[in-house]
RNA sequence: UGAGACGGCUAAACAAUCGCGGUGCUUUAGUGCUGAGGAAAGUCCGGGCUCCAUAGGAUAAAGUGCCAGAUAACGUCUGGGAGGCGUGAGCCUACGGAAAGUGCAGCAGAAAAUAAACCGCCUAGUUUGAUUUGUUCGGCUUGGUAAGGGUGAAAUGGUGCGGUAAGAGCGCACCGCGCGGUUGGUAACAAGCGUGGCAUGGUAAACCCCACUUGGAGCAAGACCAAAUAGGAGGGCAGCUUGUGGUAACACAGGCAGGUGUGAUCCGCACCGUCCUCGGGUAGGUCGCUUGAGGCGUAUGGUGACAUACGUCCCAGAUGAAUGAUUGUUCUCGACAGAACCCGGCUUAUGGCCGUCUCAGCUU
Numbered sequence: 001u002g003a004g005a006c007g008g009c010u011a012a013a014c015a016a017u018c019g020c021g022g023u024g025c026u027u028u029a030g031u032g033c034u035g036a037g038g039a040a041a042g043u044c045c046g047g048g049c050u051c052c053a054u055a056g057g058a059u060a061a062a063g064u065g066c067c068a069g070a071u072a073a074c075g076u077c078u079g080g081g082a083g084g085c086g087u088g089a090g091c092c093u094a095c096g097g098a099a100a101g102u103g104c105a106g107c108a109g110a111a112a113a114u115a116a117a118c119c120g121c122c123u124a125g126u127u128u129g130a131u132u133u134g135u136u137c138g139g140c141u142u143g144g145u146a147a148g149g150g151u152g153a154a155a156u157g158g159u160g161c162g163g164u165a166a167g168a169g170c171g172c173a174c175c176g177c178g179c180g181g182u183u184g185g186u187a188a189c190a191a192g193c194g195u196g197g198c199a200u201g202g203u204a205a206a207c208c209c210c211a212c213u214u215g216g217a218g219c220a221a222g223a224c225c226a227a228a229u230a231g232g233a234g235g236g237c238a239g240c241u242u243g244u245g246g247u248a249a250c251a252c253a254g255g256c257a258g259g260u261g262u263g264a265u266c267c268g269c270a271c272c273g274u275c276c277u278c279g280g281g282u283a284g285g286u287c288g289c290u291u292g293a294g295g296c297g298u299a300u301g302g303u304g305a306c307a308u309a310c311g312u313c314c315c316a317g318a319u320g321a322a323u324g325a326u327u328g329u330u331c332u333c334g335a336c337a338g339a340a341c342c343c344g345g346c347u348u349a350u351g352g353c354c355g356u357c358u359c360a361g362c363u364u
Base pairs, nucleotide, nucleotide: 001360002359003358004357005356006355007354008353009352010351012330013329014328015327016326017325018324020035021034022033023032024031025030037336041347042346044345045344046343047342048341049218050217051216052215056267057266058265059264061214062213063212064211065210066080067079068078069077070076081095082093083092084091085090096209097208101207102206103203104202118149119148120145121144122143124141125140126139127138129137130136157175158174159173160172161171162170176198177196178195179194180193182191183190184189222287223286224285225284232278233277234276235275236274237273239256240255241254242253243252244251245250258272259271260270261269294313295312296311297310298309299308300307301306331334
């Protein structure tokens, strides 16, 4: 000087004038305080809260998937392990099980899980061929072989040495794999020791198996007030039985059945009538609505996520939807973009500044 990796902060600043929303005070003139984001976006996860509702169990279905922690919880985060990418700083992982079963792998290739021999190599026999007359070359047949070559994404352990007619874990060494136990670690796992020539590969982001977790709907939830209307029309299921009281109508209790109940099915539970369709009226106001798993600071503990203690602060609550306009100055010249019940994450969009680290080149 250039290229890159990781992390942090910020989101124009200051002053004046007028204007808008909430809230407190007030002499109703006014005045104090406060007023969009790091992502408010996506609606992908998790909850708080409200209702069903008194709400349990099983099956199915869905989600997650290395280990240990953090958290209200999570599919999030932190630390570690394994595998992979990168020269490196660093980054990624849909990371349980293939010996429970099923399925799949086109074409090519001899053969892709009941393995198998295309080219080749070797032995034996044969030969009217060639011929230097030699089991030398070639052809055919039988037998052996899977080291070499070919096909393929992948060919049934790998490399090397020995051995063999030619080969082959056939034998040996190392690696790999199985079994056994030792050490370190909470664990995932790692290291090394002994032993066995030892083979039946891949794929679960295919079905499946295993472990753990899981009611539903949602602020347009829900509660209250006021007002209006049609006390409307049609349809489904549905009442039997026993006892007591009573003149009777009827009431009470039990049994069986039926209907309904915020995911499906069954059991259970609750209620006793309930459900569906069409039509009509009101669609106004108040609450929910912002003090929170809250922010900031310090100390302690922890590798860290974070936790505990103390102190301090109040920081939007609109509802056709509030924060805008003008002027002046400054410089790092301002991007992406607007809350609507709230909070913790993830993902996506994006300007500027700062810090640490890695690599390359040059100079000293």

Model confidence (mean pLDDT): 77 of 100. The RNA shown here (Bacterial RNase P class A) has 364 nucleotides and comes from Proteobacteria bacterium UBA652. Rfam family: Bacterial RNase P class A. It is annotated as a ribozyme. The model forms 97% of the base pairs in the Rfam consensus. It was read from a public genome assembly, where an Rfam model found it.